[in-house]
The RNA shown here (transfer RNA) has 72 nucleotides and comes from a bacterium.
Its mean pLDDT, the model's own confidence on a scale to 100, is 84.
Its Rfam family is "tRNA". Gene Ontology term of the family: triplet codon-amino acid adaptor activity. From the family's description: Transfer RNA (tRNA) molecules are approximately 80 nucleotides in length. By type it is a transfer RNA.
It was read from a public genome assembly.

RNA sequence: GCCUCCAUCGUCUAUCGGCUAGGACGCGGCCCUUUCAAGGCUGAAAGACGGGUUCGAUUCCCGUUGGAGGCA
Numbered sequence: 001g002c003c004u005c006c007a008u009c010g011u012c013u014a015u016c017g018g019c020u021a022g023g024a025c026g027c028g029g030c031c032c033u034u035u036c037a038a039g040g041c042u043g044a045a046a047g048a049c050g051g052g053u054u055c056g057a058u059u060c061c062c063g064u065u066g067g068a069g070g071c072a
Stems, first nucleotide, its partner, number of pairs: 001071007010025004018055001027043005048064005
């Protein structure tokens, strides 16, 4: 230098154009308990960035940034 893949709550992840973005762990509140743990209910919390396509984009396309791998 070229090519491929990846980027979603604090962490790990689901999603294949209809999202009010789901789940687990963690965190907050309540219940239970003499207390704690466990358990039950409940809440907050996310699409790397900029454009494009589309009635509608986390999803498709282009670029940028970052990461991983391969070739030279």